[in-house]
Molecule: Bacterial RNase P class A
Organism: Desulfobacteraceae bacterium
RNA sequence: GGAGUAGGACAGAUGGCCGCUGCCUUGCCCUGGAUGGCAGGGGGGAGGAAAGUCCGGGCUCCACAGGACAGGAUGCUGGGUAAUGCCCAGUCCCGGUGACGGGAAGGAUAGUGCCACAGAAAGUAAACCGCCUGCCUCUUAUUGAGGAAGGUAAGGGUGAAAAGGUGAGGUAAGAGCUCACCAGUCCCACCGGUGACGGCGGGAGCUAGGUAAACCCCAUCCGGAGCAAGACCAAAUAGGGGGGCGCCAAGGAUGGUCCGUCCGUGCCCCCGGGUAGGUUGCCUGAUCCUGCCGGCAACGGCAGGACUAGAGGAAUGGUCAUCAUCCCGCAGGGGGUGACCGCUGAGGGAAACAGAACCCGGCUUACGGCCUGCUCCGACA
Numbered sequence: 001g002g003a004g005u006a007g008g009a010c011a012g013a014u015g016g017c018c019g020c021u022g023c024c025u026u027g028c029c030c031u032g033g034a035u036g037g038c039a040g041g042g043g044g045g046a047g048g049a050a051a052g053u054c055c056g057g058g059c060u061c062c063a064c065a066g067g068a069c070a071g072g073a074u075g076c077u078g079g080g081u082a083a084u085g086c087c088c089a090g091u092c093c094c095g096g097u098g099a100c101g102g103g104a105a106g107g108a109u110a111g112u113g114c115c116a117c118a119g120a121a122a123g124u125a126a127a128c129c130g131c132c133u134g135c136c137u138c139u140u141a142u143u144g145a146g147g148a149a150g151g152u153a154a155g156g157g158u159g160a161a162a163a164g165g166u167g168a169g170g171u172a173a174g175a176g177c178u179c180a181c182c183a184g185u186c187c188c189a190c191c192g193g194u195g196a197c198g199g200c201g202g203g204a205g206c207u208a209g210g211u212a213a214a215c216c217c218c219a220u221c222c223g224g225a226g227c228a229a230g231a232c233c234a235a236a237u238a239g240g241g242g243g244g245c246g247c248c249a250a251g252g253a254u255g256g257u258c259c260g261u262c263c264g265u266g267c268c269c270c271c272g273g274g275u276a277g278g279u280u281g282c283c284u285g286a287u288c289c290u291g292c293c294g295g296c297a298a299c300g301g302c303a304g305g306a307c308u309a310g311a312g313g314a315a316u317g318g319u320c321a322u323c324a325u326c327c328c329g330c331a332g333g334g335g336g337u338g339a340c341c342g343c344u345g346a347g348g349g350a351a352a353c354a355g356a357a358c359c360c361g362g363c364u365u366a367c368g369g370c371c372u373g374c375u376c377c378g379a380c381a
Stems, first nucleotide, its partner, number of pairs: 001377008010368001012323007020045002023042007047353001051364002054362005059226004066259004071222005076090005091105001092103004106217002111215002113211003128156002130152004135147004164182006183207002185204004190199003230280004240271006251263004287306008325350004330345003334341002
């Protein structure tokens, strides 16, 4: 100097002019009433992702709300949290030279299924080319060729994968057939660790697998609907018409089914009519900031301080000036061995992603410049 990787904070500032809007307050006006209108003053007014609607909750209602089956979600260990599929720390596996990143990470010895094409054959293994043998035929007769039968899977071929690898012995020819070493798998003991797991040693010739992001098995967990939830006030209409079932109950509620429980002397379906205005829910919270303590950390405890939008078709804007940040070349001057780096001045340009809607905690995605740590490469001395 370049490339990469992990993390942090910011999301321009100040002033003037014009403008929007919630709340508080003063004055005036309208009004039978819910509810209001105008003017002045004061104080406040989008994000770190407000996005996605992928998760977990608070809150509201069903509603007093149990059991089983089905269904769904999660899936290494330990911790955190209100909770999670989230976060932290770790183990193992994969990728990367590395800093680091990723993981759908329980079970293939409960069962079922799948592994295309190629290849003889892809789960009772199997024989395309081969290798070997006694028998038969021919013959160049110590030889060679062919046929049927038998043995074989060491060599070659196909493939992602074909009964572990190397060497030796053995055999008619071979084969873990036997042995030595190695690899994998399983079992046992010891050591370390809360644990996942790791280390070391011994034994068994045990050696065809992979796939559960296939069905499945195992373990743990799981009511539903949602602020257009819900509550209150005011007003209006036609408490209308037709059909079915039933009062020993029909019917309804409980995410699906069943059981159970509860409501229930009415319920269900169709046609038609009226209203859809206002208030609230609606922002004091699992909230935020600072300091100390505990903890590797996530996070927790204690003390002090703060109150930071609340619209309801949807407000927070426009303009001017200066400064800050970044980029481009120009001039001056400094540092350095060098590549290069910094400072001053004037000029030109740029300024990202993007807007609350009941609220909170996560994850994912989009994006501008700045700061810090670490890794790798190159040049020069």